[in-house]
Context: one part of a larger RNA
RNA sequence: CUCUCUCUAAGGAACUCGGCAAACUGGCCCCGUAACUUCGGAAGAAGGGGUGCCCCUGCGAAGGGGUCGCAGUGACCAGGCUCUGGCGGCUGUUUACCAAAAACACAGGUAUCCGCAAAGUCGUAAGACAAUAUAUGGGUGCCGACACCUGCCCAGUGCCGGAAGGUGAAGGAAGUUGGUUAGGGGUUUCCUGAAGCUAACGACCGAAGCCCCGGUGAACGGCGGUUGUAACUAUGACAAUCCUAAGGUAGCGAAAUUCCUUGCCAGGUAAGUUCUGGCCUGCACGAAAGGUGUAACGAUCUGAGCGCUGUCUCGGAGAGAGACUCG
Numbered sequence: 001c002u003c004u005c006u007c008u009a010a011g012g013a014a015c016u017c018g019g020c021a022a023a024c025u026g027g028c029c030c031c032g033u034a035a036c037u038u039c040g041g042a043a044g045a046a047g048g049g050g051u052g053c054c055c056c057u058g059c060g061a062a063g064g065g066g067u068c069g070c071a072g073u074g075a076c077c078a079g080g081c082u083c084u085g086g087c088g089g090c091u092g093u094u095u096a097c098c099a100a101a102a103a104c105a106c107a108g109g110u111a112u113c114c115g116c117a118a119a120g121u122c123g124u125a126a127g128a129c130a131a132u133a134u135a136u137g138g139g140u141g142c143c144g145a146c147a148c149c150u151g152c153c154c155a156g157u158g159c160c161g162g163a164a165g166g167u168g169a170a171g172g173a174a175g176u177u178g179g180u181u182a183g184g185g186g187u188u189u190c191c192u193g194a195a196g197c198u199a200a201c202g203a204c205c206g207a208a209g210c211c212c213c214g215g216u217g218a219a220c221g222g223c224g225g226u227u228g229u230a231a232c233u234a235u236g237a238c239a240a241u242c243c244u245a246a247g248g249u250a251g252c253g254a255a256a257u258u259c260c261u262u263g264c265c266a267g268g269u270a271a272g273u274u275c276u277g278g279c280c281u282g283c284a285c286g287a288a289a290g291g292u293g294u295a296a297c298g299a300u301c302u303g304a305g306c307g308c309u310g311u312c313u314c315g316g317a318g319a320g321a322g323a324c325u326c327g
Stems, first nucleotide, its partner, number of pairs: 001322008010313002014311001019308001027051005036041001038145001052067006068072001080306004085301002087298002092104002108143007120129003146293004151223003156220002158216005165211003171205002175201006183192003224242005251285001252282001263279005
């Protein structure tokens, strides 16, 4: 010097990205216990007091009396607490071996498919699952307890519906044309030519789809600009105009979203790019890729305080194991 521990004057987070680590607390009994709340909780809230042994009473719980020690959960074992906000309701699940979370799941909500030889899935098939079930069931998608709610747009895309119309394949097919030639004509070569066969064309018939007509947003998605205007100023309830399928409603808002930005005001601090409350000028929130709240819960994330401490001022001492020297 390194590791694992123990103690440390005065101070007590001044350390540091951050109280990381350590320390404090700790069992049991009694007293006592706030906001908030879904009335269950919060709660072991917080904060105090007690704790051995002997005798008597008592079933016991307990009460009364006595007594010892510095010390009675006599060793070991054995919660630190409070306030505030974000996210996720919760218990659960996860990257076996760098991530445990705000991610996944969840009860619940909603849409959609499916009438059973079901939809859906696996398999070439037989067959199997779904299901020895049957719409209070099964599959799929999205949201994610609960409370209050969930606005406008169907122009595009998707999906659903539509006995008309347009387009429309294979296939069928009236018919047309060519080849071949029995026959006929002419007699060197030739001309014509029925049926059949064959080749090509083909009016017309012909499903879905697409076009077309409607519907549909808890389907994919989308949800404006410019100018003027009130008797101080400022602002603009109001007006005009352009564009659009429609121009963002409620609620929230410098936010896990705010670039400018350490926005501005307030609180907390002696001092606060973080934090909390408010404002709204939302670069670029917004309503089931849900919006806003919310008790309880969390090895979650952010901020503050009390207690506590070698984290630090700033080091020191000690124990053990290494290192080092000798062997």